The RNA shown here (transfer RNA) has 73 nucleotides and comes from Methanoregula sp. SKADARSKE-2. Its mean pLDDT, the model's own confidence on a scale to 100, is 81.
RNA sequence: GCCUCAGUGGCUUAGUUGGCAGAGCGGCUGACUUGUAAUCAGCAGGUCCCGUGUUCAAAUCACGGCUGAGGCU
Repeated sequence: GCCUCAGUGGCUUAGUUGGCAGAGCGGCUGACUUGUAAUCAGCAGGUCCCGUGUUCAAAUCACGGCUGAGGCU
């Protein structure tokens, strides 16, 4: 230098036939308990890596960029 893949709450990730962003863990509150843990119920937390474009509508499609992983030379 070229090719492929990945980037989504604090962490791990689902969702890529374009149409309300979900889950687990973690956090907070409450119940339960003599108390803690566990369990149960609820709540908060996301500019979906960045920019531009296409579209009525983009996490999803196109182009460019950044970061990481792998491969080729």

The sequence was found in a public genome assembly. Its Rfam family is "tRNA". Rfam classes the family as a transfer RNA. Its family is annotated with triplet codon-amino acid adaptor activity in the Gene Ontology.